[in-house]
Molecule: small-subunit ribosomal RNA
Organism: uncultured marine bacterium
RNA sequence: GAGUUUGAUCCUGGCUCAGAACGAACGCUGGCGGCAGGCCUAACACAUGCAAGUCGAGCGCUACCUUCGGGUGGAGCGGCGGACGGGUUAGUAACGCGUGGGAAUAUACCCAGUUCUAAGGAAUAGCCACUGGAAACGGUGAGUAAUACCUUAUACGCCCUUCGGGGGAAAGAUUUAUCGGAAUUGGAUUAGCCCGCGUUAGAUUAGAUAGUUGGUAGGGUAAUGGCCUACCAAGACUACGAUCCGUAGCUGGUCUGAGAGGAUGAUCAGCCACACUGGGACUGAGACACGGCCCAGACUCCUACGGGAGGCAGCAGUGGGGAAUAUUGGACAAUGGGCGGAAGCCUGAUCCAGCCAUGCCGCGUGUGUGAAGAAGGCUCUAGGGUUGUAAAGCACUUUCAGUAGGGAGGAAAAGUUAGUAGUUAAUAACUGCUAACCCUGACGUUACCUACAGAAGAAGCACCGGCAAACUCCGUGCCAGCAGCCGCGGUAAUACGGAGGGUGCGAGCGUUAAUCGGAAUUACUGGGCGUAAAGCGCGCGUAGGCGGUUUGAUAAGCUGGAUGUGAAAGCCCCGGGCUCAACCUGGGAACUGCAUCCAGAACUGUCUGACUAGAAUACAAUAGAGGUGAGUGGAAUUUCCUGUGUAGCGGUGAAAUGCGUAGAUAUAGGAAGGAACAUCAGUGGCGAAGGCGACUCACUGGAUUGAUAUUGACGCUGAGGUGCGAAAGCGUGGGGAGCGAACAGGAUUAGAUACCCUGGUAGUCCACGCCGUAAACGAUGUCUACUAGCCGUUGGGAUCCUUGAGGUCUUAGUGGCGCAGCUAACGCAAUAAGUAGACCGCCUGGGGAGUACGGCCGCAAGGUUAAACUCAAAUGAAUUGACGGGGGCCCGCACAAGCGGUGGAGCAUGUGGUUUAAUUCGAUGCAACGCGAAGAACCUUACCAGGUCUUGACAUCCCGAGAAGUCGCUAGAGAUAGCUUCGUGCCUUCGGGAACUCGGUGACAGGUGCUGCAUGGCUGUCGUCAGCUCGUGUCGUGAGAUGUUGGGUUAAGUCCCGUAACGAGCGCAACCCUUGUCCUAUGUUGCCAGCACGUAAUGGUGGGAACUCAUAGGAGACUGCCGGUGACAGACCGGAGGAAGGUGGGGACGACGUCAAGUCAUCAUGGCCCUUACGACCUGGGCUACACACGUGCUACAAUGGCCGGUACAGAGGGCUGCUAACCCGCGAGGGGGCGCUAAUCCCACAAAACCGGUCGUAGUCCGGAUCGCAGUCUGCAACUCGACUGCGUGAAGUCGGAAUCGCUAGUAAUCGCAAAUCAGAAUGUUGCGGUGAAUACGUUCCCGGGCCUUGUACACACCGCCCGUCACACCAUGGGAAUUGGUUCUACCCGAAUGCGGUGAGCUAACCUGCUUGCAGGAGGCAGCCGACCACGGUAGGGUCAGUGACUGGGGUGAAGUCGUAACAAGGUAACC
Repeated sequence: GAGUUUGAUCCUGGCUCAGAACGAACGCUGGCGGCAGGCCUAACACAUGCAAGUCGAGCGCUACCUUCGGGUGGAGCGGCGGACGGGUUAGUAACGCGUGGGAAUAUACCCAGUUCUAAGGAAUAGCCACUGGAAACGGUGAGUAAUACCUUAUACGCCCUUCGGGGGAAAGAUUUAUCGGAAUUGGAUUAGCCCGCGUUAGAUUAGAUAGUUGGUAGGGUAAUGGCCUACCAAGACUACGAUCCGUAGCUGGUCUGAGAGGAUGAUCAGCCACACUGGGACUGAGACACGGCCCAGACUCCUACGGGAGGCAGCAGUGGGGAAUAUUGGACAAUGGGCGGAAGCCUGAUCCAGCCAUGCCGCGUGUGUGAAGAAGGCUCUAGGGUUGUAAAGCACUUUCAGUAGGGAGGAAAAGUUAGUAGUUAAUAACUGCUAACCCUGACGUUACCUACAGAAGAAGCACCGGCAAACUCCGUGCCAGCAGCCGCGGUAAUACGGAGGGUGCGAGCGUUAAUCGGAAUUACUGGGCGUAAAGCGCGCGUAGGCGGUUUGAUAAGCUGGAUGUGAAAGCCCCGGGCUCAACCUGGGAACUGCAUCCAGAACUGUCUGACUAGAAUACAAUAGAGGUGAGUGGAAUUUCCUGUGUAGCGGUGAAAUGCGUAGAUAUAGGAAGGAACAUCAGUGGCGAAGGCGACUCACUGGAUUGAUAUUGACGCUGAGGUGCGAAAGCGUGGGGAGCGAACAGGAUUAGAUACCCUGGUAGUCCACGCCGUAAACGAUGUCUACUAGCCGUUGGGAUCCUUGAGGUCUUAGUGGCGCAGCUAACGCAAUAAGUAGACCGCCUGGGGAGUACGGCCGCAAGGUUAAACUCAAAUGAAUUGACGGGGGCCCGCACAAGCGGUGGAGCAUGUGGUUUAAUUCGAUGCAACGCGAAGAACCUUACCAGGUCUUGACAUCCCGAGAAGUCGCUAGAGAUAGCUUCGUGCCUUCGGGAACUCGGUGACAGGUGCUGCAUGGCUGUCGUCAGCUCGUGUCGUGAGAUGUUGGGUUAAGUCCCGUAACGAGCGCAACCCUUGUCCUAUGUUGCCAGCACGUAAUGGUGGGAACUCAUAGGAGACUGCCGGUGACAGACCGGAGGAAGGUGGGGACGACGUCAAGUCAUCAUGGCCCUUACGACCUGGGCUACACACGUGCUACAAUGGCCGGUACAGAGGGCUGCUAACCCGCGAGGGGGCGCUAAUCCCACAAAACCGGUCGUAGUCCGGAUCGCAGUCUGCAACUCGACUGCGUGAAGUCGGAAUCGCUAGUAAUCGCAAAUCAGAAUGUUGCGGUGAAUACGUUCCCGGGCCUUGUACACACCGCCCGUCACACCAUGGGAAUUGGUUCUACCCGAAUGCGGUGAGCUAACCUGCUUGCAGGAGGCAGCCGACCACGGUAGGGUCAGUGACUGGGGUGAAGUCGUAACAAGGUAACC
């Protein structure tokens, strides 16, 4: 920097990614070289080989060889070295390490100096003899050497000292000069010790310590010291974290980071520690010793069972563990080490090689040209595109690898000879220098160079939805799978798998683990705490932190300079060397640190003197529900007593439980008792907070004001500590009127362990004692200073006057608004959340959880306070919607007021269901259901059964034949098949062609098969509701807002006014059609007033053009006029005129959008599917079924009627495959007939209700017509399934319809008929037409739907939303748990190896001494043995602590649809919450 919470936004906040890096591992792949690296795990166990020897110029002996000079070898004695080098990180939280200092020390080999190196002596290994044992290893005896051992002498210097003195050394070799030896001084080096500072986590570890702290004396050590011992004292450590527990070698450095930091401590280097585990010392200059010793333990091996041996955390190597880490290689050529005089020997240190892409660096796998843009692949809109100059082809090159040849450097020394200088008596010898000669390479077939041949031998891995560079096809179908986060996959997946293409890196590429970064996400640099996580409930106060003005001093902090140190390597800079680089190397810088010295004195500190502005005290006033105690008062409730009085009271949404005739409620009087204090009362007062409210008294705390005086920084904050601290609760004792958890009853309810009601116990009250928590809130810690104003209010003071309910100023509180500023926004704003300072507390994603365990406090309840695990969010503020059993305003046949229906009956029709071979399919709340279907007997037809066809019933192309066509016969249900008659046409350039038919071939046809959730188009619906938006501007960080809100008004976002908005668009309205009035033009098929003719009658005729009407074109209506109301506007109300008045009536017209609404079966269409069938044809059947349910209708139930008879008046349509007249026949449907009409001419075509007259008389009827029987008509190939109609007969239900529900506001409802489309026939349906022609609307409380504003929200798939808890099931981690296993640690006691120390030492005993009997005795000294203290391992008993396991059990988390309820979010339906 990015992704991820949301519909969108801003913030908070976590999670994740891009980077670097690695001792890595795994997957796929793999050409070469250089440089580096390579058991991170079991400090697990180790076979085998090697890793420390050397010296004959210290010593004796022995074997072999000999040129007799000597040489070589062996086991020993002796010397030096095995304390270095090499390995490992178990332990260690420590003076272990780092850094800087210090004093009380030692130091072999090395350097420099001084002095000495004398005289003696006794043994012993080897060897030899005997002997034990399996072995390891010994024992006894004899004899022997030394630079091994001992004594004496001497002592410049050394050590001790009582200053008199006392003590202590040596080694020789070879030979004549060196090497050695002893003592000692100094140096160098190395080592030991002490100190300051730094060095991990836990307080759910708070006290720890008896050699502990100090002193004195002694011991011990190289040396200081409780290091050890005795005695004395009682100290020493700790909140600046002792003790305990966990973890860990430390550092230079390494990785990362801008830095500060964070993480780390492989390789290289410094230091420590360790060497199978534990203990111990010996030797030595140095060890308590990796390849030494002793003891104990575990393990392994050998054994003759008696006893012995061993220690790879050296180099290789083996087993084991593990994701994982190499050869049982070469050489001492170089560097270094040990020994030696040297040659030299030894050296798994080291130098090299081997293995491994483990890392870093370099090189290569070719280069140029090459368009027919080849083939192939992929894709495609079928044209093309892409792979792609890529390949092929042509021309070149040869690094690396290969073969062959040549060929540095790493090598200098040493040695021999010669010369020269030093030394010396010396031309020996030795040392230094010079010269010559000779010789030394593991690597190594080295690096490097040359030649040869040939593009020849050499490319993969990951990714391609966003982050994040890179896109298509196929397969799959919430499957298989992917995934770092968000998330992909349910039939068109750029996200899975494959392919083509692309992107990135490249001998590597990815993944995984762990680290830093990004993360300002622990914030020193550099964060926060009103609402997001976060201010302790509030005071007092200890330590600590911080602190007013000023004088002088000081120099701890601070600043500057200097010196020492800060190892090397590494990092950085400048050079140099490998062809470059990595790598190596020279120099510099740096190492931000520590220490010492000098200087400075502003600030902080300290000391000192002063000051008064902070703070405090004194004095005088003021206000107050501040606190504690005692007393007093009235109103009200309740109970009791008495009186009056009678049937109810009480309670609720409605009731009931309850009380009451044993007299309630009500009312009057009296009494008792407890609790609380109306009015005053106020965003008023007081208090630190909790909190405090009748009145009086007593005691008492604080605050404020005023003026002077005093003290002189006495201050602020405050970890621990301590006090106060609502309500509830607990303990003891009182009290108990009202209220009232629990509980009981009554209701409500599906239930109701609730809400409501009637009762009612703890409690509420008092005293004393606990508890210590609250949404203890201003969700805002305390203190101080500063920073515009305005308006209230409480207490005090000053001042002015006009003395008032006055004005101004000021101070201490307490409120409202508001500027700057701050804030994510909301908001805060002198009472800050502004600007700064001081101190304290607290936070670091959500859940788990304020839970578990442990400790402490508490009588209890409870307080303090984690982790595992799990999720990718959780949260805050604001925005737009939607929603609310929130609010306001308004509208609509929405309700109301009316009229008529539906729901009941019969039938028609559609649907569901059922049935069926099939009952084809679709439509399904409003917005499906007389819907698609404006019309299923066949056809339609898509369905079913059976029979048939396969280039097909239909289209195009190709080939062959034939005109097309047509008569007839046979079989069959038909499709079809076979035979047969007639016919040979049109154009022609004579080849043929066009239409048509038949046959054939393959491309293809065909599909009412699927997906309306892939689509176009069309349609429904909200809704003819009044809304939906945009540009510019403005406001806001932003989503967005404004405009569009407000005041009026309208049918209307209609118009007006106002207005940070000004305009505009789609909608509204208007323009269009129709209807209502008039005018003009025209006048047939229409019309006929006037004129004329004629008829029984008729515009029938002549004529007319007036009227009706028709067809065109105009006029007319605009709130235009008047009055009123109103803000002067818009508008509304009333009126006039007018055919019509405020949209005149009706229609067409449907904004942005919603419903994944409907339709793949109108049509079109992507994809998928079928292809002798899911296509096509035919016959028959079905779509018409029928216990049932629903919708829509028709006809009725009758008298406003039925029936009979008579008489009127329409409009709009249709008609040649047609409408069909007159006339005749039939009761009738209809038949015959055929005029007229391609229609203002003819026909359908008599309109019916109505009106007039008659009859019926309230009945299942003269209502009603279902059903059924018979007989017919018509259409049609055909009326059986399954048509309509007619006549005669039959005469069902039904007497106005439960809950519920529908339509309609005027030419409307209701009622009456007519026509048309479809159609051969078949309407009670649909669409139109006219006739007759009402009732009612007070009004907007309620139901439904809608619009605007506002409010709340945890909703945004938007309340059909969201969401909580128990239970049931599965899995996971965790607490408790009888107990059990192991680790660690403490206390007491027992045991007491080895070692050193102390004691003893009767046994043994060479050196020295004494004595004499001269080889004996004694002494000194030593050794074995024994004893003691200490002590490792081990044991017993009892604790602490940690970890594992654990029947059972507790809660928690997660899981697609489980169960029960509905607690929360809206007033969430009882406001929510602590």